[in-house]
The RNA shown here (transfer RNA) has 71 nucleotides and comes from a Fidelibacterota bacterium. Its mean pLDDT, the model's own confidence on a scale to 100, is 80. Its Rfam family is "tRNA". Rfam classes the family as a transfer RNA.

RNA sequence: GCUUUAGUAGGUUAAUGGUAGACCUACUGCUUGUGGCGCAGACAGCGCAGGUUCAAUUCCUGCCUAGAGCA
Repeated sequence: GCUUUAGUAGGUUAAUGGUAGACCUACUGCUUGUGGCGCAGACAGCGCAGGUUCAAUUCCUGCCUAGAGCA
């Protein structure tokens, strides 16, 4: 330099154009003499910028970051 894969919550990840979900951590409450376990609840997210579309995490382009392959 070329090709290719990935980027979603604090962490691990799902979602092939139509309301972004789950688990763990942390937080609040219940429970307990205290803590843990357990139960309940709430918070928190689509890498950045454009394009296509009635509608984009999803499709297209560029950029950034990380990985793999070729030279």